[in-house]
RNA sequence: GCGGUCGUGAUCUAAUGGUAUGAUACGAGCCUUCCAAGCUCGCUGCCCGGGUCCGAUUCCCGGCGACCGCA
Numbered sequence: 001g002c003g004g005u006c007g008u009g010a011u012c013u014a015a016u017g018g019u020a021u022g023a024u025a026c027g028a029g030c031c032u033u034c035c036a037a038g039c040u041c042g043c044u045g046c047c048c049g050g051g052u053c054c055g056a057u058u059c060c061c062g063g064c065g066a067c068c069g070c071a
Base pairs, nucleotide, nucleotide: 001070002069003068004067005066006065007064010024011023012022018054026042027041028040029039030038047063048062049061050060051059
């Protein structure tokens, strides 16, 4: 330098066009003599910019970053 894959909360992960899922963690409450466990509720999110579309996490273009391969 060229090509490929990927980028989602504090962490891991699902969703392939219709207002983002689950788990863990964190906070509050219930329960318990206390703690742990359990139950309920809450909080935090689509890497950035542009385009297409009634509507974009999803499709297209560019950029940035990570990993892999080739030179």
Predicted 3D model of a 71-nucleotide RNA (transfer RNA) from an archaeon.